[in-house]
Context: one part of a larger RNA
């Protein structure tokens, strides 16, 4: 020195435990904001950094209700209180609510300055006024109305719209109408009541899920893309107009013909309707108001049954019992149906919110007949450039859009994948329409072959925090004494620090660098080698 083995250090492993997290699953909200939002900046406490709470009425104020013994937030301490004449504390409703921040008088380097008090800026209404220009019209000006602004996590909807990458290179193609960007609305949003599908003995608005099916098809036919009718299920709901004609009211113009308005009339595809002529007051529930019995939501009441010995402490053991419409599930000095809060059960609301029924408004039916009249025009087709359709020009319907032509009115007109003729479905060119669909910043309840302190959210902890960056952004480490501070009075050494003793505790090798305490790393002893 070196290997073993013992003890001790240092280390913070593992096992054990959660106060935080993840992901569901049911319900409830699905919005806040000029009556100043979200998010913030100063303050308010007897003392008060800081985190929650509040606003110059400031760790609170009023009313109602609930509750019933202690309080003065996390947080101890001291000091002063307050409370059964019902207080802290829960719940409704309300008053206050300082300054910035859409921020709104005017500025500004947000939280400040000036002004001295004001709806800034849009929009609407009303009325003065008023160019080029005669009427007129733009514009200006007064007033009024708080109707918009601005913030939110996904999720719609529509405008723009990529690349990496894959085709083993790359260019059409792919990625992908994906990301990203704006607009914009709703709690859903878009779609929707056949100019559809389809080829049966047909179906009968739309969404959505299964399926059809990786199928028809598209494709440098590469690499990839990629359906639809049926049928099975969720949900189910239909409806308003516009013309024809009448009727009024008013322009143009003045027999006539025409325009607008407003009211009635009307809504279809076995074509409908107006128009003539018969008959009829029936009936429906999805609109709108209205409305609150019983309910449910926000506070909360009751709520069964077990001692004794062990023990530091029983929730284990042992001995005897009891309840169960309650043996969820949390906490208690070990492991608890019966100690505690609780669970089943079975009761509550002054006050808010929620809202079926019901009532009220408005809407809501048929038959005959056949001549005229009307059934959505710069549309529809069709050329041309392009999108978009699972379909990349292809033989390319079907749809949307620029440009250019341009019909027809039911003997009409359009699809059935070129185009054509039978045939068959249909009724553009106007609008509204619940439900089933998607989403969860959030609030309840509850559930995990979800993590358990290098995992689980980045953040179990005063984490978007410290700390880096000029910015935009980046972004951590960091849990565990005991059952209960009973958190070591005293006494010794020492300048502390750290230790001896004493003392508490069940345990101090559980003493605050604190449960358990691995390795690697030092030490000391003791063997054995050298």
């Nucleotide at each position: 020195g070196g290997c073993u083995g013992a003890u001790g250090g240092u280390g913070g492993a593992u096992a054990c435990c959660u106060a935080g997290g993840c992901a569901c699953a049911c319900a409830g909200a699905g919005g806040c904001g000029a009556u100043g939002a979200a998010g913030g900046a100063c303050g308010c406490g007897g003392u008060u950094a800081c985190c929650g709470g509040c606003g110059a009425a400031a760790c609170g104020c009023u009313u109602c209700g609930g509750g019933g013994a202690g309080u003065u937030g996390g947080a101890a301490g001291c000091a002063a209180g307050c409370a059964c004449a019902g207080a802290u504390c829960c719940g409704a409703a309300g008053a206050u609510a300082u300054c910035c921040g859409a921020a709104u008088g005017g500025g500004g380097c947000a939280a400040c300055c000036c002004u001295a008090a004001g709806a800034a800026c849009g929009g609407c209404a009303a009325g003065u006024u008023g160019a080029a220009u005669a009427c007129a019209u733009a514009g200006a000006c007064u007033u009024g109305c708080a109707c918009g602004a601005g913030c939110g996590a996904a999720c719609g909807c529509a405008g723009c719209g990529a690349a990496c990458u894959g085709a083993a290179a790359c260019a059409u193609c792919u990625u992908a109408g994906u990301a990203g960007c704006u607009g914009u609305a709703g709690g859903a949003a878009g779609a929707g009541a056949a100019a559809a599908c389809a080829a049966a003995c047909g179906u009968g608005a739309u969404u959505c899920c299964c399926c059809u099916a990786g199928u028809a098809g598209c494709g440098g036919c590469g690499a990839g893309c990629g359906a639809a009718g049926c049928g099975g299920g969720a949900a189910g709901a239909g409806c308003c107009u516009a013309a024809a004609c009448c009727a009024g009211u008013u322009g143009g113009u003045u027999u006539a013909c025409u325009g607008a308005c407003u009211g009635g009339g009307g809504u279809u595809g076995u074509g409908g309707g107006a128009c003539a002529g018969c008959g009829a007051c029936a009936u429906g529930g999805a609109a709108u108001c209205u409305g609150u019995a019983c309910g449910g939501c926000u506070a909360g009441a009751c709520g069964a049954a077990g001692u004794a010995c062990u023990u530091g402490a029983a929730u284990g053991g042992u001995a005897c019992g009891c309840c169960a419409g309650a043996g969820c599930a949390g906490g208690u000095g070990a492991a608890a149906g019966c100690c505690c809060u609780g669970u089943a059960g079975u009761c509550g609301a002054a006050a808010g919110c929620u809202g079926a029924a019901g009532g009220a408004u408005a809407c809501u039916a048929g038959c005959u007949g056949a001549a005229u009249c009307c059934c959505g025009a710069g549309u529809a087709g069709c050329c041309u450039g392009g999108a978009g359709c699972a379909c990349g020009u292809g033989g390319a319907a079907u749809u949307c859009c620029g440009g250019g032509u341009g019909a027809a009115u039911c003997a009409g007109c359009g699809a059935g994948g070129a185009c054509c003729a039978c045939c068959u479905c249909g009724u553009a060119a106007g609008g509204c329409u619940a439900a089933a669909u998607a989403c969860u910043c959030c609030u309840g309840u509850g559930u995990g072959a979800c993590c358990g302190a290098u995992a689980g959210u980045g953040a179990a902890a005063c984490a978007g925090u410290a700390c880096c960056g000029c910015g935009a952004g980046g972004g951590a480490a960091a849990g565990g004494u005991g059952a209960a501070a009973a958190g070591a009075a005293c006494c010794c050494c020492g300048g502390a620090a750290g230790g001896g003793g004493a003392g508490u505790g069940a345990a101090a090798u559980a003493g605050a660098a604190c449960a358990u305490g691995a390795a690697a790393c030092c030490a000391u002893c003791a063997g054995c080698u050298g």